[in-house]
Context: one part of a larger RNA
RNA sequence: CUGGGCGUAAAGGGCGUGUAGGCGGACUGUUAAGCAUGAUGUGAAAGCCCUGGGCUCAACCUAGGAAUUGCAUUCGAAACUGGCGAACUAGAGUAUGGUAGAGGGAAGGGGAAUUCCAGGUGUAGCGGUGAAAUGCGUAGAUAUCUGGAGGAACAUCAGUGGCGAAGGCGCCUUCCUGGACUAAUACUGACACUGAGGUGCGAAAGCGUGGGUAGCAAACAGGAUUAGAUACCCUGGUAGUCCACGCCGUAAACGAUGUCAACUAGGUGUUGGAGGGUUUAACCCUUUGGUACCGCAGCUAACGCGUUAAGUUGACCGCCUGGGGAGUACGGUCGCAAGAUUAAAACUC
Repeated sequence: CUGGGCGUAAAGGGCGUGUAGGCGGACUGUUAAGCAUGAUGUGAAAGCCCUGGGCUCAACCUAGGAAUUGCAUUCGAAACUGGCGAACUAGAGUAUGGUAGAGGGAAGGGGAAUUCCAGGUGUAGCGGUGAAAUGCGUAGAUAUCUGGAGGAACAUCAGUGGCGAAGGCGCCUUCCUGGACUAAUACUGACACUGAGGUGCGAAAGCGUGGGUAGCAAACAGGAUUAGAUACCCUGGUAGUCCACGCCGUAAACGAUGUCAACUAGGUGUUGGAGGGUUUAACCCUUUGGUACCGCAGCUAACGCGUUAAGUUGACCGCCUGGGGAGUACGGUCGCAAGAUUAAAACUC
């Protein structure tokens, strides 16, 4: 080195992009590095193994063979892998016409509601709970009407609907911009796949600077409850939640299921295209890209999965190897910090 695994038992990296590397479609010529064959040389002797011989036998000694799976040189071979040349279009990509979409960024605008402020009406309660109390209110509250201010979020539509690599994305308009799907042709001609490092993105919370602050609300205060109540319930309430810029880099970042490709019964719904049919409709058929349910074969410890595989295979990466100690210590790297990342051992069962 050769093993078995990774949905739920330990185990898929949070997600892209991409370097090295690994791996790679069909045809032809050439080469001969790999691969396969022959020959020669070498692979010390002893030992091991086989066949003989010698000590009365054996151990032991001795002769020959085999083995020494290796290395080098060389005559040839050319299927496969590799190299080189030419050429192909089924993979991949480009061009053209369409389509759907909360995909991303920026600017502007809108209405409902909460709160606050001013004014009008109006009077003794309001609020809250299991019940209360703290709290607010005769300095006129709650309720109701008019006007204004300001911040945050966008009801209905709304859907096992859509879009995005993931995180995620939902009022309207405009501008900038990424991707996908589809139809018919034309073009490039293997340009592909994966991807250690690297690099970019990455919910919430948290951090820095400066703004903003309606509602909500860690901390905190008070009222209750209780044996106690540093809670659950109530009244308040600051960070924060919002914006700009910069950090952090983690989540049950989940489909707990890496990416790509091929193959292997069907049925039903829904969504985006294209083509066709007809009774032109709330229709049917074909095809294609998503998305969800049921299900054959098969798989699975079972649950379940089942063309969106956890089936049958291939390519490449990541990861696991009894529980605790421990995702900890030490050291390194990163960070303003919080901490993140990499990652043991003693000991113990």
Predicted 3D model of a 349-nucleotide part of an RNA (small-subunit ribosomal RNA, central domain) from an uncultured prokaryote. Rfam family: Bacterial small subunit ribosomal RNA. Gene Ontology terms of the family: ribosome and structural constituent of ribosome. The prediction has a mean pLDDT of 90.